[in-house]
Parts: sequence; structure tokens; C1' cells
RNA sequence: UAAAGUGGGUGCAUGAUCGCUGGUCGCCAUGAGCGGCCAGAGGAAAGUCCGAACUCCGCAGGGCAGGGUGGUUCAUAACAUGAACCGGGGGCGACCCCGGGAAAGUGCCACAGAAAAGAUACCGCCCCUUCGGGGGUAAGGGUGAAAAGGCGAGGUAAGAGCUCACCGCCCUGGUGGUGACAUCAGGGGCAGGGCAAACCCCACCCGGAGCAAGACCAAAUAGGAAGGCGUUAAGGGCGGCCCGCUCGUGCCUUCGGGUAGGUUGCUUGAGAUGUCGGGCGACCGGCAUUCUUAGAGAAAUGAUCAUGGCCUGUCGCAAGGCAGGUACAGAAUUCGGCUUAUAGCCCACUUUAUUUU
RNA sequence: GCGCCUGUAGCUCAGCUGGAUAGAGCAACGGACUUCUAAUCCGUAGGUCGCAGGUUCGAAUCCUGCCAGGCGUACCA
Repeated sequence: UAAAGUGGGUGCAUGAUCGCUGGUCGCCAUGAGCGGCCAGAGGAAAGUCCGAACUCCGCAGGGCAGGGUGGUUCAUAACAUGAACCGGGGGCGACCCCGGGAAAGUGCCACAGAAAAGAUACCGCCCCUUCGGGGGUAAGGGUGAAAAGGCGAGGUAAGAGCUCACCGCCCUGGUGGUGACAUCAGGGGCAGGGCAAACCCCACCCGGAGCAAGACCAAAUAGGAAGGCGUUAAGGGCGGCCCGCUCGUGCCUUCGGGUAGGUUGCUUGAGAUGUCGGGCGACCGGCAUUCUUAGAGAAAUGAUCAUGGCCUGUCGCAAGGCAGGUACAGAAUUCGGCUUAUAGCCCACUUUAUUUU
Repeated sequence: GCGCCUGUAGCUCAGCUGGAUAGAGCAACGGACUUCUAAUCCGUAGGUCGCAGGUUCGAAUCCUGCCAGGCGUACCA
């Protein structure tokens, strides 16, 4: 210098005019008034994909069904998140991707092929032959996404783990590690193809609903139709079923009907910053701080102009001029994550290649 | 806000316990019949299976993430 890898940050600024929402103070004309002051979107507020807090369902009971997660150990309130490590794969490398079980059972593997999983022989090779064929074999060819350990030597009629060395695989034991696992020794000629984002098995987790939860005040509660079930059991709590508990004397569904105003939940919280300490790390703990301010309710946070940043293009020797652009997006109970979108700019560490010293 | 469902030809739908040319009806186009039109008969074209990634030998179908559209949801009785 170029090309890469990983991690992180920023997310236009200032002013003027006209508005919007909330709070607070003042005024008198007491109006949903006017005026002053203060505050007013994000890194993802998004998708609503996970996990929790909180609230109600009677205190959350037993079993079945169902759903979720999936290397190990930690972290955490919890998680499908994160950290470190383990194994496999990719890359020259920094680094990245994947992750229970296919020797419990069932099922599937189209076409092609002899054969798609405990089976078999199309071509071939070898032996015999009465020349019709019979037997042996699985080296080689062929089919297929996938073909019954690989490679070499011995051996044989030809061949074959038939035998042997090395590699792979399985079993047993030792050693190291909390563990996934690693490594060493001995044994076994090899049985056991793939698919579990097929059913399933194993381990662990999950009661349901969601702030339109829920609480209070006010309003309303007229009483109609259709269908279904039941009167010794239906139905509700119990949002899949059974048991159990409990309420209960009619109940359920649909259509139709009535009221849809206010207060609260509501924003300070598993908070932020700095510093010290512990830990490889995620993270945890102590201390300090004149750090903390949307809280609306069909929903405010806007528009225009000016000046200046930043980027791109173009003109110019240069100073600079001109034109264009400045993203994704928009709080709705609150947190922790994940995923997705994002103009432009910046920072740190690392790798590879080339050049120079 | 919260909960849920659906995307396959121009339209309405099958296929969704994976198997190779993705089908059906209507519509469109061409031909036949008819003096002409309709109906009828014969034929033809038309598909990134909403998009992207993954699992698998193989994906409309299974898994994940997005995109678009739609439905329900207050209280009383």
C1' cells in the first nucleotide's frame, strides 16, 4: 500500500416563525379560555420470534395428551440468549459454520440397477460339462445421491479379512480432565448404509390468559329469536381430555339488544455513569454521583425558511464555485435477548500478499 | 396494543403423511359447426407454488427468517 477477518461507536447541528402533547405558575372575561416557563422517540421504538416481571383465573393439585430445548461446564431473575471449552467440517490465514440417539422398535429410500439392507449376481473372472447347462467368486466393469471397511502384500483354479502390516471401526481396561472428551494398552477380522427440520427414544423445561390483564366510580342490565344438551345428572371455575376439589339448579352456542364516560394500573428500573476489587470470560460485588423528567389513549413529538457540517458529481493550477444527497424508521404496561431494516462516517485489534528501509 | 389465520395459472380451488411432466373448473387464444353470434366439440398457451436461507440424493410439501393480505378481541345481560 492492497485485499480480508473480528469487535465497537455515531446516527446531522444552530437559529427564527407558525403549530401539537403533557406538567407547572399566573390572570379574569370562569372558557374544555389566554399568557409565561419547563419537558417531549430509537438503535433498532420494528417483527411480535423467545424469556421474564406484573395482574387475574379459588391457593395452580395428580395423570394422559400436547409443545419446546438439545455437545459440555459456567453466567443469568429466566431464556431458543451469552462466555469459555470439546468434537466434526471449511479457509494459506486472521477466523467462520455445524452439534443428543440410526447395535430399542416402526417406517421411507422414486427412476435406474442383480441387489437399497442381514439380500443378491447383469457383464465379467475361474472350474466342470453330455455344449443344453451346472457350480464357485464378488477382485474389475456397469446403475445410482448412496452398493456391504480403505490401501498394499501374501494367498488362490479364480477370488475373498481368507491371512498379515498400516489406517478406520467396535469392545474391555488404565491414565488425565468437574465434564464434553483426549490419550495409551490389550482384544475382535468387521457385525452396524442413509434419513430423527419421518414417527419415535433419552434428558431437562412448560397450568391458562394477557395492561383491551386487572381495580374503583358512573352508565346500562329492556328482554327477543333459532339451534343444542340436561332434569338425578348437565354445565361453569378447569381456554385439549380424565380424576380430584369447588360452585351449582337449568346450562351452552349463534343472531339480535343495551352501555362504551372518568380515575387508576403508568413509569425509578434485574437502571445509568465513574471508580475499585474478584473471575480466562460471560458476569458478579463494594463505593461515589448537583445522573435520572414522553406517559398519550385512536393517540402529541410537526412544517417552512436561513446558516453551517458531512458525502458524491462536476468546473478550476489553486483558493473555491455550482448541482445533488443526508438513511432505516416512529414510543403505547415494563424489562432481558434474538431476528430483520439502515445513507454516510469513525475507531480498535488481527491475518495474508507486495514494496521499501 | 394483544391473539390467530391464509398466500398455488387472469379468477375460484385441488395437491401439502417429500419422488421429478404441479392439476381441475371458469376465463383467454386458435380451429370446427353456423348466413352470423351464443351454446357445443377439438386443440393451444399461460406457473420464480409470496420471497430468501437451510434439512434431504430430491422441497409446492419439512424447519427458520422476512413480505403481503385478512379475521377476532371492551363491559352488561
This is a predicted complex of two RNAs, RNase P RNA and transfer RNA, with 434 nucleotides together. Rfam match: Bacterial RNase P class A. Rfam classes the family as a ribozyme. The coordinates come from a structure-prediction model, not an experiment, and the mean pLDDT is 78.